[in-house]
Predicted 3D model of an 85-nucleotide RNA (c-di-GMP-I riboswitch aptamer) from Syntrophothermus sp. UBA1445. NCBI's taxonomy places the organism under Bacteria, Bacillota, Eubacteriales, Syntrophomonadaceae, Syntrophothermus. The prediction has a mean pLDDT of 85. It matches the Rfam family "c-di-GMP-I riboswitch aptamer". About the family: GEMM was predicted in a large-scale screen for bacterial structured RNA regulatory elements.

RNA sequence: CUGUCGAAAGGGCAAACCUGCUGAAAGGCAGGGACGCAAAGCUACAGGGCCUAAAGGAUUUUAUCUAUGGCCGCCAGCUGCCGAA
Numbered sequence: 001c002u003g004u005c006g007a008a009a010g011g012g013c014a015a016a017c018c019u020g021c022u023g024a025a026a027g028g029c030a031g032g033g034a035c036g037c038a039a040a041g042c043u044a045c046a047g048g049g050c051c052u053a054a055a056g057g058a059u060u061u062u063a064u065c066u067a068u069g070g071c072c073g074c075c076a077g078c079u080g081c082c083g084a085a
Base pairs, nucleotide, nucleotide: 005083006082012037013036017032018031019030020029021028022027035073041078042077043076047075048074049071050070051069056065057064
């Protein structure tokens, strides 16, 4: 110095819920709020998985198919702060 690993320090992010806006919905944005997170940083045709179904298709009895829409705090890929054992 690098890798693995995760003590300490400096810190960081921010679930559920509430309010407002937006969207057909899933969801997203902002404020409050902290369940937690060593990547809870980035990536949605590098991959897998999951959610929704407006429009469209099918159906004529009531529910179905599909992402061009979403979720990376589900795996995963890429990158990164610190430096104990």